[in-house]
RNA sequence: CGAGGCGUGGCUCAGUUUGGUAGAGCACCACGUUAGGGACGUGGGGGUCGCGUGUUCAAGUCACGUCGCCUCGA
Numbered sequence: 001c002g003a004g005g006c007g008u009g010g011c012u013c014a015g016u017u018u019g020g021u022a023g024a025g026c027a028c029c030a031c032g033u034u035a036g037g038g039a040c041g042u043g044g045g046g047g048u049c050g051c052g053u054g055u056u057c058a059a060g061u062c063a064c065g066u067c068g069c070c071u072c073g074a
Base pairs, nucleotide, nucleotide: 001073002072003071004070005069006068007067010026011025012024013023020057028044029043030042031041032040050066051065052064053063054062
């Protein structure tokens, strides 16, 4: 320098195929249960998708640019 992959709540990841209200598990908080804790049950809070621009009625998803990490090639 070139090519490919990844980036989404605190963590691990889905959602991209076919644009249409951002989700799951774990974690966290409250309550119940318990002598207390754990486990279990019920409820709840937290991200607008690495960043920017564009296309569109509408973008996590499409296009362009850019940043970081990983792999391959030179």
Molecule: transfer RNA
Organism: Lachnospiraceae bacterium